Predicted 3D model of a 110-nucleotide RNA (FMN riboswitch aptamer (RFN element)) from a bovine gut metagenome. The prediction has a mean pLDDT of 87. RNAcentral holds the sequence, with entries from MGnify. Rfam family: FMN riboswitch aptamer (RFN element). Rfam links the family to the GO term FMN binding.
RNA sequence: UCUUCGGGGCAGGGUGAGAUCCCCUACCGGCGGUAUAGUCCGCGAACCUGCGAAAGCAGGCCGACCCGGUGAGAUCCCGGGACCGACAGUAUAGUCUGGAUGAGAGAAGA
Numbered sequence: 001u002c003u004u005c006g007g008g009g010c011a012g013g014g015u016g017a018g019a020u021c022c023c024c025u026a027c028c029g030g031c032g033g034u035a036u037a038g039u040c041c042g043c044g045a046a047c048c049u050g051c052g053a054a055a056g057c058a059g060g061c062c063g064a065c066c067c068g069g070u071g072a073g074a075u076c077c078c079g080g081g082a083c084c085g086a087c088a089g090u091a092u093a094g095u096c097u098g099g100a101u102g103a104g105a106g107a108a109g110a
Base pairs, nucleotide, nucleotide: 001110002109003108004107005106012024013023014022026095027094028085029084030043031042032041033040038083039082047060048059049058050057051056065081066080067079068078069077087098088097089096
């Protein structure tokens, strides 16, 4: 420098004119670090503000864990019980549709 890769998830039931959005229950977990992590530390995305014709640049914001066990060492393993999840649309959405055949932390290869 180039190429490829790079986010998963409402099954069943209730109410209702209408809900994968409410209620019961179910299900899901990006990247790097570290004893194997959605909850630790750091990062990305999204979102907000300013500037700009635009591309973009700068700044900001950024969720959630306890108890017991093993061990030299674990908020990472094992057992148990919890909790969290951008914006826009629509009957109120982590799971539907959309920006997005996008962007990207990064990973692999040449």